Notes: The part of an RNA shown here (large-subunit ribosomal RNA, domain II) has 678 nucleotides and comes from an Aquificota bacterium. Its mean pLDDT, the model's own confidence on a scale to 100, is 87.
[in-house]
Context: one part of a larger RNA
RNA sequence: GCCAGGGAGUUGUCCUCAGUGGCGAGGUUAAGCCGUAAGGCGAAGCCGUAGCGAAAGCGAGUCCGAAAAGGGCGUUCAGUCACUGGGGGCAGACGCGAAGCGGAACGAUCUACCCAUGCCCAGGGUGAAGGGUGGGUAACACCAUCUGGAGGCCCGAACGGGUCGGUGCUGCAAAACCGUCCGAUGAGGUGUGGGUAGCGGUGAAAAGCCAAUCGCGUUCCGUGAUAGCUCGUUCUCUCCGAAAUAGGUCGACGCCUAGCGUCAUCUGUUCCUUCUUGGAGGUAGAGCCACUGGUUGGGCUAGGGCCUCGAAAGGGGUACCGAACCCUGCCAAACUCCGAAUGCCAAGAAAGGUAAGAUGGCAGUCAGUCCCCGGGGGAUAAGCUCCGGAGGACAAGAGGGAAACAGCCCAGAUCGUCAGCUAAGGCCCCAAAAUCCAGGCUAAGUGGGAAAGGAUGUAUGGCUGCUAAGACAGCUGGGAGGUUGGCUUAGAGGCAGCCAUCCUUUAAACAGUGCGUAACAGCUGACCGGCCGAGCGGCCACGCGCCGAAAAUUUAGCGGGGCUCAAGCCUGGUGCCGAAGCUACGGGCUUGCGUAAGCAAGCGGUAGGAGAGCGUUCUCUGUGGGCAGAAGUCUAACCGUAAGGUUGGAUGGACUGCAGAGAAGUGAGAAUCCUGGC
Repeated sequence: GCCAGGGAGUUGUCCUCAGUGGCGAGGUUAAGCCGUAAGGCGAAGCCGUAGCGAAAGCGAGUCCGAAAAGGGCGUUCAGUCACUGGGGGCAGACGCGAAGCGGAACGAUCUACCCAUGCCCAGGGUGAAGGGUGGGUAACACCAUCUGGAGGCCCGAACGGGUCGGUGCUGCAAAACCGUCCGAUGAGGUGUGGGUAGCGGUGAAAAGCCAAUCGCGUUCCGUGAUAGCUCGUUCUCUCCGAAAUAGGUCGACGCCUAGCGUCAUCUGUUCCUUCUUGGAGGUAGAGCCACUGGUUGGGCUAGGGCCUCGAAAGGGGUACCGAACCCUGCCAAACUCCGAAUGCCAAGAAAGGUAAGAUGGCAGUCAGUCCCCGGGGGAUAAGCUCCGGAGGACAAGAGGGAAACAGCCCAGAUCGUCAGCUAAGGCCCCAAAAUCCAGGCUAAGUGGGAAAGGAUGUAUGGCUGCUAAGACAGCUGGGAGGUUGGCUUAGAGGCAGCCAUCCUUUAAACAGUGCGUAACAGCUGACCGGCCGAGCGGCCACGCGCCGAAAAUUUAGCGGGGCUCAAGCCUGGUGCCGAAGCUACGGGCUUGCGUAAGCAAGCGGUAGGAGAGCGUUCUCUGUGGGCAGAAGUCUAACCGUAAGGUUGGAUGGACUGCAGAGAAGUGAGAAUCCUGGC
């Protein structure tokens, strides 16, 4: 892991509600006794028939009260005893699961420490004290040498340990192996026997150790401790079908009440949609000499600053600041002179729909999520967060589309059909349907990701200037004189800078557009002629494109192939494909209507409510089958909407079915479930 078997709402009692039954102003016995049994007896007690008051008490009333006032609770309505079912309380109370707490026992054969008694430590090195001898001293001291053999001394086996690395990690091993390393006469190692016990011992102290267990051992018992937590909870079909909110909570993953679901009974249009009429309101918007507050520029002005006159008082000036006021423009959730649309309240009417409300039984829900709209927070970020919406979806919703994709778009699956029509979305191939029609745009593979910003891309429209008296571009020629204008300057000659910018000759030519020179010179432009011969400029709007554009395994920002008068984009049109939608035909069920025949509507579904059934074991009554083959097992066919049922064959070898009723140890795939097998 698989298979088989086992495996979870039970039982007692009390309360409550419903169903069924008995009796009924009553209903009923309990313990116990009698009886073979069935059953009988047993009225103590309980519930009901009257309530109110704390009570005394009074009583269809009573209590508060001074009250004949007012108010509260009553006075109308049948109960009770059983059985069955739903729910609740108390009990282990659907099952399994703690870590823990307490009691009594068992443990020091492991280990910690202690006691008693034994045993063990190859070899080598160092050479303390002391001693001898010699030297030395007044005597010591001291020196040398020999001897001596101390030490939690040194090196290193046994023995004890366990430093670092590797291997091992379903191991050789629930701590080992290999190499390396530490101690090795000591606070050393070790044998045997004994001692200390859990509210405890022992501890050179690590909360270590006390039998692979220690921040309080182990075993059994209390014990089915408790678990607002996790997991699991076993046959079928039918009808309806939620919530993830509010308030409260030592409350926040729990619970209570309400909200929303379901079932029963009752009310009988009270409900929804549309319309009419009448209301309340201060949002969107807008506005602001209509308030509060903010704000742009200007004017005016009290006050102030600065300058100045003055000894002071005071005066003057000011391109400074500036309340209030005026003009102009603007802003506001906590501004409003105004002010919608929707929505809301009430009344009324009709039509359509099928709700709505009350009482009672039973729930579940209290982690929500995304999308759209209106907002707060955040950064006018988040697949962010918090509110509002009788908005939607998912949750609890399958089907089609969006390549794939709970929440987006279309659409709500009762069953069957090798029938039809459509929705969203599509119609070149993958891949069902147009290589469809008409007109235009795009050249970027834009389409098939993106901003500010940039650009003679290109299509269309508009305004405007020049142009056969010849425009625009190009080529060619001219582009002069006063004059080097004046000033400045070393110089300033069109061209450093300042001022002025005239006159003449002209077809035209600037007191000069740029380059250039030290300054001149030189080149060029403006401007004019010629050549040429038809359009050439500027601005605005708008369609589609271009640049802006860098990322990590591999193209990878159309699902792919591939696509260019498109298979891209825009406009119009015709047809087709396309879903569990709709239709057609047939079947089932539910509800309503109907005397019926039948007709109509409905039948997605988690938590959950309600209903109807199937099957298993046993009991009772009845009735069957079986050695001419029961149950069980295997297999096949058939029947039923399902749980299931029937029959044949094989196997098996002695029991067993059906009908009605009753009682439950009554249904397995999950619980890291339990036991066994493989």